Source information: The RNA shown here (transfer RNA) has 73 nucleotides and comes from SAR202 cluster bacterium AD-802-L14_MRT_200m. It matches the Rfam family "tRNA". From the family's description: Transfer RNA (tRNA) molecules are approximately 80 nucleotides in length. The family's RNA type in Rfam is transfer RNA. The sequence is in RNAcentral, with records from Rfam.

[in-house]
RNA sequence: GGCCCCAUCGUCUAGUGGCCCAGGACACGGCCCUCUCAAGGCUGAAACAGGGGUUCAAAUCCCCUUGGGGCUA
Repeated sequence: GGCCCCAUCGUCUAGUGGCCCAGGACACGGCCCUCUCAAGGCUGAAACAGGGGUUCAAAUCCCCUUGGGGCUA
RNA backbone atom coordinates (compact mmCIF):
# COMPACT_ATOMS: atom_id res chain seq x y z
P G A 1 -0.95 3.94 3.52
O5' G A 1 -0.82 2.88 2.31
C5' G A 1 -0.66 3.37 0.99
C4' G A 1 -0.67 2.25 0.00
C3' G A 1 -1.91 1.36 0.00
O3' G A 1 -2.98 1.94 -0.74
C1' G A 1 0.00 0.00 0.00
P G A 2 -4.47 1.66 -0.33
O5' G A 2 -4.69 0.13 -0.71
C5' G A 2 -4.72 -0.27 -2.06
C4' G A 2 -4.95 -1.76 -2.16
C3' G A 2 -6.15 -2.29 -1.38
O3' G A 2 -7.37 -2.11 -2.09
C1' G A 2 -4.28 -3.64 -0.91
P C A 3 -8.73 -1.85 -1.29
O5' C A 3 -9.06 -3.25 -0.63
C5' C A 3 -9.29 -4.39 -1.41
C4' C A 3 -9.37 -5.64 -0.59
C3' C A 3 -10.35 -5.60 0.57
O3' C A 3 -11.70 -5.80 0.20
C1' C A 3 -8.31 -6.49 1.30
P C A 4 -12.86 -5.15 1.04
O5' C A 4 -12.89 -6.03 2.36
C5' C A 4 -13.21 -7.40 2.31
C4' C A 4 -13.00 -8.07 3.65
C3' C A 4 -13.73 -7.45 4.82
O3' C A 4 -15.10 -7.81 4.87
C1' C A 4 -11.52 -7.89 5.44
P C A 5 -16.16 -6.87 5.54
O5' C A 5 -15.87 -7.02 7.09
C5' C A 5 -16.06 -8.25 7.75
C4' C A 5 -15.57 -8.20 9.19
C3' C A 5 -16.16 -7.11 10.06
O3' C A 5 -17.46 -7.42 10.54
C1' C A 5 -13.84 -7.16 10.36
P C A 6 -18.51 -6.27 10.84
O5' C A 6 -17.92 -5.58 12.16
C5' C A 6 -17.85 -6.29 13.37
C4' C A 6 -17.06 -5.51 14.41
C3' C A 6 -17.62 -4.16 14.83
O3' C A 6 -18.66 -4.27 15.77
C1' C A 6 -15.30 -3.98 14.46
P A A 7 -19.78 -3.08 15.83
O5' A A 7 -18.99 -1.87 16.52
C5' A A 7 -18.45 -2.03 17.83
C4' A A 7 -17.77 -0.75 18.28
C3' A A 7 -18.70 0.44 18.50
O3' A A 7 -18.24 1.23 19.59
C1' A A 7 -17.06 0.99 16.88
P U A 8 -18.83 0.99 21.01
O5' U A 8 -20.38 1.33 20.85
C5' U A 8 -20.80 2.62 20.46
C4' U A 8 -22.23 2.85 20.84
C3' U A 8 -22.55 2.68 22.33
O3' U A 8 -22.22 3.83 23.07
C1' U A 8 -24.17 1.52 21.05
P C A 9 -21.34 3.73 24.37
O5' C A 9 -22.39 3.48 25.56
C5' C A 9 -22.00 3.61 26.94
C4' C A 9 -22.84 4.65 27.61
C3' C A 9 -22.55 4.83 29.09
O3' C A 9 -22.55 6.24 29.42
C1' C A 9 -24.85 4.36 28.76
P G A 10 -21.11 7.00 29.31
O5' G A 10 -20.20 6.27 30.42
C5' G A 10 -18.84 6.70 30.62
C4' G A 10 -18.13 5.76 31.56
C3' G A 10 -18.07 4.33 31.05
O3' G A 10 -16.96 4.11 30.21
C1' G A 10 -18.87 4.36 33.28
P U A 11 -17.08 3.15 28.96
O5' U A 11 -17.07 1.69 29.57
C5' U A 11 -15.92 1.16 30.21
C4' U A 11 -16.19 -0.23 30.74
C3' U A 11 -16.78 -1.20 29.73
O3' U A 11 -15.81 -1.80 28.89
C1' U A 11 -18.03 -1.29 31.74
P C A 12 -16.25 -2.26 27.38
O5' C A 12 -17.22 -3.50 27.62
C5' C A 12 -16.74 -4.70 28.16
C4' C A 12 -17.85 -5.70 28.40
C3' C A 12 -18.73 -5.99 27.19
O3' C A 12 -18.15 -6.91 26.27
C1' C A 12 -20.08 -5.63 29.09
P U A 13 -18.53 -6.75 24.69
O5' U A 13 -20.12 -6.74 24.67
C5' U A 13 -20.84 -7.90 24.34
C4' U A 13 -22.28 -7.81 24.79
C3' U A 13 -23.31 -7.49 23.72
O3' U A 13 -23.61 -8.61 22.90
C1' U A 13 -23.82 -6.30 25.70
P A A 14 -24.14 -8.37 21.40
O5' A A 14 -25.70 -8.10 21.65
C5' A A 14 -26.51 -9.14 22.18
C4' A A 14 -27.95 -8.71 22.26
C3' A A 14 -28.58 -8.21 20.97
O3' A A 14 -28.97 -9.28 20.13
C1' A A 14 -29.20 -6.82 22.78
P G A 15 -28.79 -9.18 18.56
O5' G A 15 -29.79 -8.00 18.15
C5' G A 15 -31.18 -8.08 18.50
C4' G A 15 -31.83 -6.73 18.26
C3' G A 15 -31.85 -6.30 16.79
O3' G A 15 -33.09 -5.69 16.45
C1' G A 15 -30.81 -4.65 18.11
P U A 16 -33.94 -6.29 15.26
O5' U A 16 -32.94 -6.22 13.98
C5' U A 16 -32.86 -5.02 13.20
C4' U A 16 -32.23 -5.31 11.87
C3' U A 16 -32.79 -6.51 11.11
O3' U A 16 -32.80 -6.22 9.72
C1' U A 16 -30.47 -6.79 11.43
P G A 17 -34.16 -6.03 8.99
O5' G A 17 -34.53 -4.57 9.51
C5' G A 17 -34.08 -3.43 8.78
C4' G A 17 -34.68 -2.20 9.41
C3' G A 17 -36.20 -2.22 9.49
O3' G A 17 -36.63 -1.43 10.61
C1' G A 17 -35.51 -0.46 8.10
P G A 18 -37.68 -2.08 11.66
O5' G A 18 -38.71 -0.91 11.94
C5' G A 18 -38.25 0.31 12.56
C4' G A 18 -39.38 1.28 12.74
C3' G A 18 -40.60 0.74 13.49
O3' G A 18 -41.21 1.84 14.18
C1' G A 18 -41.25 1.38 11.31
P C A 19 -40.78 2.07 15.68
O5' C A 19 -41.74 1.13 16.55
C5' C A 19 -43.13 1.39 16.58
C4' C A 19 -43.86 0.21 17.13
C3' C A 19 -43.33 -0.36 18.44
O3' C A 19 -43.80 0.38 19.55
C1' C A 19 -43.73 -2.12 16.92
P C A 20 -42.93 0.51 20.86
O5' C A 20 -41.82 1.55 20.42
C5' C A 20 -41.40 2.54 21.35
C4' C A 20 -39.98 2.97 21.06
C3' C A 20 -39.72 3.41 19.62
O3' C A 20 -38.70 4.41 19.63
C1' C A 20 -38.30 1.62 20.14
P C A 21 -39.00 5.87 19.47
O5' C A 21 -37.97 6.44 20.55
C5' C A 21 -37.14 7.53 20.27
C4' C A 21 -37.07 8.48 21.44
C3' C A 21 -36.77 7.82 22.80
O3' C A 21 -35.40 7.59 23.01
C1' C A 21 -38.61 9.27 23.00
P A A 22 -34.93 6.38 23.92
O5' A A 22 -34.85 5.16 22.88
C5' A A 22 -35.63 3.99 23.00
C4' A A 22 -34.81 2.77 22.76
C3' A A 22 -33.89 2.38 23.93
O3' A A 22 -34.55 1.62 24.90
C1' A A 22 -32.65 2.39 21.93
P G A 23 -34.71 2.15 26.41
O5' G A 23 -34.82 0.79 27.25
C5' G A 23 -35.90 -0.10 27.04
C4' G A 23 -35.42 -1.51 26.98
C3' G A 23 -34.52 -1.98 28.11
O3' G A 23 -35.22 -2.24 29.32
C1' G A 23 -33.63 -2.73 26.06
P G A 24 -34.41 -2.08 30.73
O5' G A 24 -33.43 -3.33 30.76
C5' G A 24 -33.95 -4.64 30.76
C4' G A 24 -32.84 -5.66 30.68
C3' G A 24 -31.80 -5.57 31.78
O3' G A 24 -32.23 -6.16 32.99
C1' G A 24 -30.72 -5.81 29.70
P A A 25 -31.67 -5.60 34.40
O5' A A 25 -30.19 -6.20 34.48
C5' A A 25 -29.97 -7.60 34.50
C4' A A 25 -28.47 -7.91 34.45
C3' A A 25 -27.63 -7.15 35.47
O3' A A 25 -27.65 -7.75 36.75
C1' A A 25 -26.63 -6.99 33.34
P C A 26 -27.63 -6.82 38.07
O5' C A 26 -26.12 -6.29 38.14
C5' C A 26 -25.07 -7.19 38.31
C4' C A 26 -23.73 -6.54 38.02
C3' C A 26 -23.42 -5.28 38.80
O3' C A 26 -22.97 -5.54 40.12
C1' C A 26 -22.88 -4.94 36.53
P A A 27 -23.36 -4.48 41.28
O5' A A 27 -22.60 -3.14 40.85
C5' A A 27 -21.19 -3.05 40.90
C4' A A 27 -20.70 -1.76 40.29
C3' A A 27 -21.25 -0.49 40.90
O3' A A 27 -20.59 -0.14 42.11
C1' A A 27 -21.39 -0.33 38.56
P C A 28 -21.43 0.55 43.29
O5' C A 28 -21.89 1.97 42.68
C5' C A 28 -20.93 2.95 42.34
C4' C A 28 -21.60 4.19 41.79
C3' C A 28 -22.73 4.78 42.60
O3' C A 28 -22.25 5.57 43.71
C1' C A 28 -23.39 4.68 40.36
P G A 29 -23.16 5.58 45.05
O5' G A 29 -24.38 6.53 44.70
C5' G A 29 -24.17 7.90 44.44
C4' G A 29 -25.47 8.61 44.10
C3' G A 29 -26.60 8.39 45.07
O3' G A 29 -26.50 9.21 46.23
C1' G A 29 -27.40 8.14 42.88
P G A 30 -27.13 8.67 47.63
O5' G A 30 -28.71 8.74 47.39
C5' G A 30 -29.35 9.99 47.21
C4' G A 30 -30.83 9.83 46.95
C3' G A 30 -31.60 8.98 47.96
O3' G A 30 -31.93 9.68 49.13
C1' G A 30 -32.18 8.30 45.79
P C A 31 -32.00 8.91 50.56
O5' C A 31 -33.33 8.07 50.43
C5' C A 31 -34.58 8.72 50.31
C4' C A 31 -35.70 7.75 49.99
C3' C A 31 -35.87 6.60 50.97
O3' C A 31 -36.57 6.94 52.15
C1' C A 31 -35.94 5.78 48.76
P C A 32 -36.31 6.12 53.51
O5' C A 32 -36.92 4.69 53.22
C5' C A 32 -38.31 4.52 53.00
C4' C A 32 -38.66 3.09 52.67
C3' C A 32 -38.23 2.06 53.70
O3' C A 32 -39.13 1.97 54.79
C1' C A 32 -37.67 1.30 51.54
P C A 33 -38.56 1.69 56.26
O5' C A 33 -37.98 0.19 56.19
C5' C A 33 -38.83 -0.91 55.95
C4' C A 33 -38.02 -2.17 55.74
C3' C A 33 -37.02 -2.50 56.82
O3' C A 33 -37.63 -3.16 57.93
C1' C A 33 -35.99 -2.70 54.71
P U A 34 -37.39 -2.60 59.42
O5' U A 34 -35.86 -2.95 59.68
C5' U A 34 -35.44 -4.30 59.73
C4' U A 34 -33.93 -4.37 59.88
C3' U A 34 -33.33 -3.49 60.96
O3' U A 34 -33.44 -4.11 62.24
C1' U A 34 -32.09 -3.24 58.95
P C A 35 -33.94 -3.20 63.48
O5' C A 35 -32.80 -2.12 63.64
C5' C A 35 -33.02 -0.93 64.42
C4' C A 35 -31.68 -0.31 64.81
C3' C A 35 -30.69 -0.15 63.70
O3' C A 35 -30.91 1.06 62.97
C1' C A 35 -29.63 -1.17 65.54
P U A 36 -30.83 0.98 61.32
O5' U A 36 -29.29 0.79 61.02
C5' U A 36 -28.35 1.83 61.30
C4' U A 36 -26.93 1.39 61.04
C3' U A 36 -26.67 0.79 59.67
O3' U A 36 -26.47 1.78 58.68
C1' U A 36 -25.70 -0.57 61.33
P C A 37 -26.91 1.44 57.19
O5' C A 37 -25.82 0.36 56.71
C5' C A 37 -24.46 0.74 56.55
C4' C A 37 -23.59 -0.45 56.30
C3' C A 37 -23.94 -1.31 55.10
O3' C A 37 -23.49 -0.79 53.87
C1' C A 37 -23.52 -2.70 56.97
P A A 38 -24.35 -1.06 52.55
O5' A A 38 -24.19 -2.65 52.33
C5' A A 38 -22.94 -3.20 51.96
C4' A A 38 -22.97 -4.70 52.02
C3' A A 38 -24.01 -5.38 51.14
O3' A A 38 -23.57 -5.51 49.79
C1' A A 38 -24.14 -6.29 53.30
P A A 39 -24.64 -5.33 48.59
O5' A A 39 -25.67 -6.53 48.76
C5' A A 39 -25.25 -7.88 48.61
C4' A A 39 -26.33 -8.83 49.07
C3' A A 39 -27.69 -8.64 48.42
O3' A A 39 -27.78 -9.27 47.15
C1' A A 39 -27.97 -8.77 50.74
P G A 40 -28.57 -8.55 45.95
O5' G A 40 -30.08 -8.48 46.48
C5' G A 40 -30.80 -9.67 46.72
C4' G A 40 -32.14 -9.36 47.38
C3' G A 40 -33.01 -8.36 46.65
O3' G A 40 -33.72 -8.91 45.58
C1' G A 40 -32.93 -7.82 48.92
P G A 41 -34.03 -8.02 44.27
O5' G A 41 -35.20 -7.05 44.77
C5' G A 41 -36.45 -7.59 45.18
C4' G A 41 -37.37 -6.50 45.66
C3' G A 41 -37.52 -5.31 44.74
O3' G A 41 -38.45 -5.55 43.70
C1' G A 41 -37.12 -4.55 46.92
P C A 42 -38.22 -4.86 42.26
O5' C A 42 -38.60 -3.34 42.51
C5' C A 42 -39.91 -2.97 42.91
C4' C A 42 -40.00 -1.51 43.28
C3' C A 42 -39.49 -0.53 42.23
O3' C A 42 -40.42 -0.29 41.18
C1' C A 42 -38.62 0.06 44.33
P U A 43 -39.88 0.03 39.70
O5' U A 43 -39.13 1.43 39.88
C5' U A 43 -39.88 2.60 40.21
C4' U A 43 -38.96 3.75 40.55
C3' U A 43 -38.01 4.20 39.46
O3' U A 43 -38.65 5.03 38.50
C1' U A 43 -36.83 4.03 41.49
P G A 44 -38.02 5.17 37.01
O5' G A 44 -36.77 6.13 37.25
C5' G A 44 -36.97 7.46 37.72
C4' G A 44 -35.64 8.13 37.97
C3' G A 44 -34.71 8.20 36.79
O3' G A 44 -35.03 9.25 35.91
C1' G A 44 -33.51 7.52 38.72
P A A 45 -34.61 9.15 34.35
O5' A A 45 -33.08 9.57 34.34
C5' A A 45 -32.67 10.85 34.80
C4' A A 45 -31.17 10.91 34.95
C3' A A 45 -30.40 10.50 33.71
O3' A A 45 -30.27 11.56 32.79
C1' A A 45 -29.50 9.40 35.60
P A A 46 -30.39 11.26 31.22
O5' A A 46 -29.11 10.37 30.91
C5' A A 46 -27.81 10.89 31.10
C4' A A 46 -26.76 9.79 31.05
C3' A A 46 -26.81 8.93 29.81
O3' A A 46 -26.19 9.56 28.70
C1' A A 46 -26.60 7.55 31.72
P A A 47 -27.06 9.80 27.34
O5' A A 47 -26.34 8.83 26.29
C5' A A 47 -24.93 8.94 26.06
C4' A A 47 -24.45 7.77 25.26
C3' A A 47 -24.99 7.68 23.84
O3' A A 47 -24.24 8.49 22.95
C1' A A 47 -25.11 5.56 24.89
P C A 48 -25.01 9.30 21.75
O5' C A 48 -25.49 8.12 20.74
C5' C A 48 -24.79 7.91 19.52
C4' C A 48 -24.42 6.46 19.39
C3' C A 48 -24.04 6.06 17.99
O3' C A 48 -23.02 5.04 18.10
C1' C A 48 -25.83 4.77 18.71
P A A 49 -21.94 4.79 16.98
O5' A A 49 -20.86 5.98 17.09
C5' A A 49 -20.37 6.37 18.36
C4' A A 49 -19.25 7.38 18.18
C3' A A 49 -19.51 8.44 17.13
O3' A A 49 -20.25 9.54 17.65
C1' A A 49 -17.41 7.46 16.76
P G A 50 -21.35 10.25 16.73
O5' G A 50 -20.45 11.10 15.71
C5' G A 50 -19.68 12.19 16.17
C4' G A 50 -18.96 12.85 15.01
C3' G A 50 -19.82 13.17 13.81
O3' G A 50 -20.56 14.37 13.95
C1' G A 50 -17.86 12.09 13.09
P G A 51 -22.00 14.49 13.19
O5' G A 51 -21.61 14.62 11.64
C5' G A 51 -20.91 15.74 11.17
C4' G A 51 -20.50 15.58 9.73
C3' G A 51 -21.61 15.30 8.75
O3' G A 51 -22.36 16.47 8.38
C1' G A 51 -19.82 13.85 8.32
P G A 52 -23.91 16.26 7.97
O5' G A 52 -23.87 15.51 6.56
C5' G A 52 -23.42 16.21 5.41
C4' G A 52 -23.19 15.25 4.25
C3' G A 52 -24.41 14.56 3.69
O3' G A 52 -25.20 15.41 2.84
C1' G A 52 -22.69 13.00 3.92
P G A 53 -26.78 15.09 2.76
O5' G A 53 -26.87 13.69 1.97
C5' G A 53 -26.49 13.61 0.62
C4' G A 53 -26.44 12.18 0.14
C3' G A 53 -27.78 11.47 0.02
O3' G A 53 -28.49 11.84 -1.16
C1' G A 53 -26.20 10.04 1.02
P U A 54 -30.10 11.71 -1.16
O5' U A 54 -30.40 10.14 -1.09
C5' U A 54 -30.06 9.29 -2.16
C4' U A 54 -30.49 7.87 -1.89
C3' U A 54 -31.94 7.72 -1.48
O3' U A 54 -32.81 7.68 -2.62
C1' U A 54 -30.57 6.47 -0.02
P U A 55 -34.14 8.59 -2.59
O5' U A 55 -35.04 7.90 -1.49
C5' U A 55 -35.42 6.55 -1.60
C4' U A 55 -36.03 6.05 -0.32
C3' U A 55 -37.08 6.94 0.30
O3' U A 55 -38.35 6.85 -0.34
C1' U A 55 -35.61 6.17 1.96
P C A 56 -39.17 8.22 -0.64
O5' C A 56 -39.55 8.74 0.80
C5' C A 56 -40.21 9.99 1.00
C4' C A 56 -40.87 10.03 2.36
C3' C A 56 -39.99 9.59 3.50
O3' C A 56 -39.15 10.64 3.97
C1' C A 56 -42.04 8.47 3.66
P A A 57 -37.56 10.29 4.30
O5' A A 57 -37.67 9.34 5.58
C5' A A 57 -38.16 9.85 6.80
C4' A A 57 -38.35 8.74 7.81
C3' A A 57 -37.10 7.91 8.12
O3' A A 57 -36.28 8.54 9.07
C1' A A 57 -38.94 6.48 7.74
P A A 58 -34.68 8.54 8.86
O5' A A 58 -34.27 7.04 9.14
C5' A A 58 -34.55 6.41 10.40
C4' A A 58 -33.41 5.52 10.85
C3' A A 58 -32.09 6.28 11.12
O3' A A 58 -31.38 5.60 12.14
C1' A A 58 -31.78 4.72 9.39
P A A 59 -31.49 6.12 13.64
O5' A A 59 -30.36 5.29 14.41
C5' A A 59 -29.00 5.68 14.31
C4' A A 59 -28.09 4.50 14.58
C3' A A 59 -28.04 3.48 13.45
O3' A A 59 -27.09 3.81 12.48
C1' A A 59 -28.40 2.40 15.54
P U A 60 -27.46 3.59 10.89
O5' U A 60 -27.76 2.02 10.75
C5' U A 60 -26.78 1.04 11.09
C4' U A 60 -27.36 -0.35 11.01
C3' U A 60 -27.85 -0.76 9.63
O3' U A 60 -27.57 -2.13 9.40
C1' U A 60 -29.62 -0.86 11.20
P C A 61 -26.32 -2.47 8.40
O5' C A 61 -26.83 -1.90 6.99
C5' C A 61 -27.50 -2.72 6.06
C4' C A 61 -27.67 -2.02 4.74
C3' C A 61 -26.47 -1.19 4.27
O3' C A 61 -25.49 -2.00 3.64
C1' C A 61 -28.41 0.09 4.03
P C A 62 -23.92 -1.62 3.70
O5' C A 62 -23.81 -0.42 2.68
C5' C A 62 -24.02 -0.60 1.31
C4' C A 62 -23.83 0.70 0.56
C3' C A 62 -22.55 1.46 0.84
O3' C A 62 -21.44 0.95 0.14
C1' C A 62 -24.36 2.94 0.93
P C A 63 -19.96 1.06 0.75
O5' C A 63 -19.61 2.59 0.58
C5' C A 63 -19.49 3.16 -0.71
C4' C A 63 -19.21 4.65 -0.63
C3' C A 63 -18.06 5.06 0.27
O3' C A 63 -16.79 4.90 -0.34
C1' C A 63 -19.92 6.43 0.70
P C A 64 -15.49 4.56 0.55
O5' C A 64 -15.17 5.96 1.23
C5' C A 64 -14.80 7.07 0.45
C4' C A 64 -14.76 8.34 1.29
C3' C A 64 -13.90 8.29 2.52
O3' C A 64 -12.51 8.47 2.22
C1' C A 64 -15.96 9.23 3.07
P U A 65 -11.40 7.76 3.14
O5' U A 65 -11.50 8.58 4.50
C5' U A 65 -11.20 9.98 4.53
C4' U A 65 -11.55 10.59 5.87
C3' U A 65 -10.89 9.95 7.09
O3' U A 65 -9.56 10.39 7.27
C1' U A 65 -13.18 10.29 7.52
P U A 66 -8.49 9.43 7.94
O5' U A 66 -8.98 9.33 9.45
C5' U A 66 -9.00 10.47 10.29
C4' U A 66 -9.59 10.15 11.64
C3' U A 66 -9.00 8.95 12.35
O3' U A 66 -7.77 9.22 12.96
C1' U A 66 -11.35 8.85 12.48
P G A 67 -6.64 8.05 12.98
O5' G A 67 -7.18 7.04 14.08
C5' G A 67 -7.33 7.44 15.43
C4' G A 67 -8.09 6.41 16.22
C3' G A 67 -7.60 4.99 16.14
O3' G A 67 -6.44 4.76 16.94
C1' G A 67 -9.93 4.99 15.91
P G A 68 -5.39 3.61 16.45
O5' G A 68 -6.17 2.25 16.76
C5' G A 68 -6.51 1.92 18.10
C4' G A 68 -7.33 0.66 18.16
C3' G A 68 -6.75 -0.56 17.46
O3' G A 68 -5.71 -1.20 18.19
C1' G A 68 -9.03 -0.38 16.92
P G A 69 -4.56 -1.99 17.35
O5' G A 69 -5.28 -3.30 16.81
C5' G A 69 -5.81 -4.26 17.72
C4' G A 69 -6.61 -5.32 17.00
C3' G A 69 -5.90 -6.08 15.90
O3' G A 69 -5.00 -7.07 16.40
C1' G A 69 -8.03 -5.47 15.15
P G A 70 -3.72 -7.50 15.47
O5' G A 70 -4.33 -8.36 14.28
C5' G A 70 -4.98 -9.58 14.55
C4' G A 70 -5.67 -10.11 13.31
C3' G A 70 -4.76 -10.39 12.11
O3' G A 70 -4.05 -11.61 12.23
C1' G A 70 -6.70 -9.25 11.40
P C A 71 -2.68 -11.77 11.46
O5' C A 71 -3.06 -11.92 9.92
C5' C A 71 -3.82 -13.03 9.49
C4' C A 71 -4.18 -12.90 8.02
C3' C A 71 -3.02 -12.67 7.07
O3' C A 71 -2.35 -13.88 6.74
C1' C A 71 -4.73 -11.15 6.57
P U A 72 -0.78 -13.89 6.36
O5' U A 72 -0.70 -13.01 5.03
C5' U A 72 -1.28 -13.48 3.81
C4' U A 72 -1.22 -12.42 2.75
C3' U A 72 0.14 -11.85 2.45
O3' U A 72 0.92 -12.71 1.61
C1' U A 72 -1.39 -10.10 2.62
P A A 73 2.51 -12.73 1.73
O5' A A 73 2.97 -11.43 0.92
C5' A A 73 2.72 -11.32 -0.48
C4' A A 73 3.08 -9.96 -0.99
C3' A A 73 4.50 -9.48 -0.62
O3' A A 73 5.47 -10.00 -1.49
C1' A A 73 2.93 -7.76 -0.19